[in-house]
C1' cells in the first nucleotide's frame, strides 16, 4: 500500500398473493430485537402511539320489489322479460409510491482493531 466480508437498498423480468369497503406502503417520535470475526455507524424487523392520506371500470351468475317507464302477451284484469333495487360469489383488464418468493445486475461494512496478500 492493496483486497475480501454483515443486516441491507436500488432497477429489470416472471410466478403467488392482497387491497381497491382506505389495507398496505411512505413520514414522525417511543420500546424492544435480530444481524460480521469483535466494536461502532448507518440499514433492517416488532410493538405501540401521531400527522397525512392514494388507488374502479365493465361483465356474467345468484337474489329482492312491481313504485314508475318500455317491450311482449291478454278482450281485460293481470303475467312475464328489459330498465329499477341492493347484497352475496365470480372473471377480464387496470390501480396501490402493496405482500412474499425466484433470477439477473449494480450498490452496501463511515471509522477502528482483527483478517488475505
Nucleotide at each position: 500500500c492493496a483486497g475480501a466480508g454483515u443486516a441491507g437498498g436500488a432497477u429489470c423480468a416472471g410466478g403467488u398473493g392482497c387491497g381497491u369497503u382506505a389495507a398496505g406502503u411512505g413520514c414522525u417520535g417511543c420500546a424492544g430485537g435480530a444481524u460480521g470475526g469483535g466494536a461502532g455507524u448507518u440499514g433492517c424487523c416488532u410493538g405501540c402511539a401521531g400527522a397525512c392520506g392514494a388507488a374502479a371500470g365493465c361483465g356474467g351468475c345468484c337474489g329482492g320489489a312491481u313504485a314508475c317507464c318500455g317491450g311482449u302477451u291478454u278482450g281485460a284484469u293481470g303475467a312475464c322479460c328489459g330498465g329499477c333495487c341492493g347484497g352475496g360469489c365470480u372473471g377480464c383488464u387496470g390501480c396501490g409510491g402493496u405482500a412474499c418468493c425466484u433470477c439477473a445486475u449494480c450498490c452496501g461494512c463511515a471509522u477502528c482493531c482483527g483478517c488475505u496478500g
This is a predicted structure of a 117-nucleotide RNA (THF (Tetrahydrofolate) riboswitch aptamer) from a bovine gut metagenome. The RNAcentral record of the sequence draws on MGnify.